Predicted 3D model of a 75-nucleotide RNA (c-di-GMP-I riboswitch aptamer) from Geobacter sp.
The prediction has a mean pLDDT of 77.
NCBI's taxonomy places the organism under Bacteria, Pseudomonadati, Thermodesulfobacteriota, Geobacterales, Geobacter.
The model forms 94% of the base pairs in the Rfam consensus.
The sequence was found by an Rfam model in a public genome assembly.
It matches the Rfam family "c-di-GMP-I riboswitch aptamer". Rfam's curators write: GEMM was predicted in a large-scale screen for bacterial structured RNA regulatory elements. Its family is annotated with cyclic-di-GMP binding in the Gene Ontology.

RNA sequence: UCAUCGAAAAGGCACAGCACGGGCAACCGUGUGUCGCAAAGCCACCACCCUAGACGGGGUAGAGGGGUUACUGAA
Numbered sequence: 001u002c003a004u005c006g007a008a009a010a011g012g013c014a015c016a017g018c019a020c021g022g023g024c025a026a027c028c029g030u031g032u033g034u035c036g037c038a039a040a041g042c043c044a045c046c047a048c049c050c051u052a053g054a055c056g057g058g059g060u061a062g063a064g065g066g067g068u069u070a071c072u073g074a075a
Base pairs, nucleotide, nucleotide: 012037013036017032018031019030020029021028022027035062041068042067043066045065046064049059050058051057
């Protein structure tokens, strides 16, 4: 110096629920909320699951794998 790990500090995100709105639906957005999170930032490639007026569609990144970017940096 690089890589891995991640204590502490400063911060960050926002489960469920509720209100309003969008959508056939799954689900999504905003606000509230705060179960948790060290990538709980992003990507739909794999696989799982959900939905479908279907089989060339849609959703899900806070179950898993993979890719990519990033604040702090004790032992």